[in-house]
RNA sequence: UGCUUAUCGAGAGUGGUGGAGGGAAAAGGCCCUGCGAAGCCACAGCAACCGGUCAUUUAGGUGCUUGGAAUUUAGUUCCGAGUUCCUGAGACGUCAGGUGCUAAAUCCUGCCCUUGGGCAAAGAUGAGAG
Numbered sequence: 001u002g003c004u005u006a007u008c009g010a011g012a013g014u015g016g017u018g019g020a021g022g023g024a025a026a027a028g029g030c031c032c033u034g035c036g037a038a039g040c041c042a043c044a045g046c047a048a049c050c051g052g053u054c055a056u057u058u059a060g061g062u063g064c065u066u067g068g069a070a071u072u073u074a075g076u077u078c079c080g081a082g083u084u085c086c087u088g089a090g091a092c093g094u095c096a097g098g099u100g101c102u103a104a105a106u107c108c109u110g111c112c113c114u115u116g117g118g119c120a121a122a123g124a125u126g127a128g129a130g
Stems, first nucleotide, its partner, number of pairs: 003128006013043005021032003027109003044102003048099003051095003057089005063083009106122001110119004
């Protein structure tokens, strides 16, 4: 930089610096902005995905106790219950480690049915493979 896939009306801002733009792209709309935009820095926060942990629960193994049955009596085998320990799975909980995020639905826009849904395009973010 492309590919695959999941999600996208939830959530969460202060200070410093900076000095005029910003809200991805083209156009239109609407909005934010000298009561200070973008960018950068610090701290704080959020919890979507990954990761850790884990209640209830659950799978397997092991040992012990115990009920029943068969055979036979030394015991063995089968079915079941309880329980210790070990290993695993595991939440909308929890942690905040990785990425990300912290105005407005991804601010709105297309198409179909219809006022609430469905589908797309583009984009964003994660995860995965290359």
Molecule: SAM riboswitch aptamer (S box leader)
Organism: uncultured Geobacteraceae bacterium